This is a predicted structure of a 120-nucleotide RNA (SAM riboswitch aptamer (S box leader)) from Fictibacillus barbaricus. Rfam family: SAM riboswitch aptamer (S box leader). Its family is annotated with regulation of gene expression in the Gene Ontology. The source organism's lineage runs through Bacteria, Bacillati, Caryophanales, Fictibacillaceae and Fictibacillus.

RNA sequence: CUCUUAUUAAGAGCAGGUGGAGGGACUAGCCCGAUGAAACCCGGCAACCAUUCAGCUAUUGAUCUAGCUGAAAACGGUGCUAAUUCUUGCAGUCUAUUUGAUCAGACUGAGAGAUAAGAG
Numbered sequence: 001c002u003c004u005u006a007u008u009a010a011g012a013g014c015a016g017g018u019g020g021a022g023g024g025a026c027u028a029g030c031c032c033g034a035u036g037a038a039a040c041c042c043g044g045c046a047a048c049c050a051u052u053c054a055g056c057u058a059u060u061g062a063u064c065u066a067g068c069u070g071a072a073a074a075c076g077g078u079g080c081u082a083a084u085u086c087u088u089g090c091a092g093u094c095u096a097u098u099u100g101a102u103c104a105g106a107c108u109g110a111g112a113g114a115u116a117a118g119a120g
Base pairs, nucleotide, nucleotide: 001120002119003118004117005116006115007114008113013042016041017040018039022032023031024030026089028087029086043081044080045079048077049076051072052071053070054069055068056067057066058065085112090109091108092107093106094105095104
């Protein structure tokens, strides 16, 4: 970097420290920011992996093992810590107006992005 699977409406600093102007992936919006952005440290949140326990299923005389479900646990590997992934970008359906088109709103799906685990 590419592919696969899962998740993406919950949660987390009402004055923490350093730092100094930018940030919210990209587009268009709309926002956050010197009553201090990014980044780093600290604090916090969360059970994706790993860990422990219980139940069920498969094989078995039994164990081991594998899968699924539930619980515990943030000591380990990651992650996250404004706004639904802030909204949106493609397609479809519905509603209102209309001959039609345009435009507006709602919903569904896809795409894109993010994170984790696995594969190349």